[in-house]
RNA sequence: GACUGGGUGGCCUAAUGGUCAAGGCGUCGGCCUUCGGAUCCGAAGAUUGCGGGUUCAAGUCCCGUCCUGGUCG
Numbered sequence: 001g002a003c004u005g006g007g008u009g010g011c012c013u014a015a016u017g018g019u020c021a022a023g024g025c026g027u028c029g030g031c032c033u034u035c036g037g038a039u040c041c042g043a044a045g046a047u048u049g050c051g052g053g054u055u056c057a058a059g060u061c062c063c064g065u066c067c068u069g070g071u072c073g
Stems, first nucleotide, its partner, number of pairs: 001072007010025004018056001027043004049065005
């Protein structure tokens, strides 16, 4: 340099172009307990790497760009 996979809450992982982006761990509060842990209940936390385009509607499609893994040269 060419081709290709990935980037989504603090972490991990989903989401056929169409409801308020779903779930697990973690965090916080409650319940329980002598205290804690576990279980159970509840809550907060993501405008989806960045910029543009297409569309009535984009995490998803297209272009550019950044970061990262792989293959080839």
Predicted 3D model of a 73-nucleotide RNA (transfer RNA) from Spiromyces aspiralis.
Model confidence (mean pLDDT): 81 of 100.
The source organism's lineage runs through Eukaryota, Opisthokonta, Fungi, Kickxellomycotina and Spiromyces.
Its Rfam family is "tRNA". Rfam's curators write: Transfer RNA (tRNA) molecules are approximately 80 nucleotides in length. Rfam classes the family as a transfer RNA.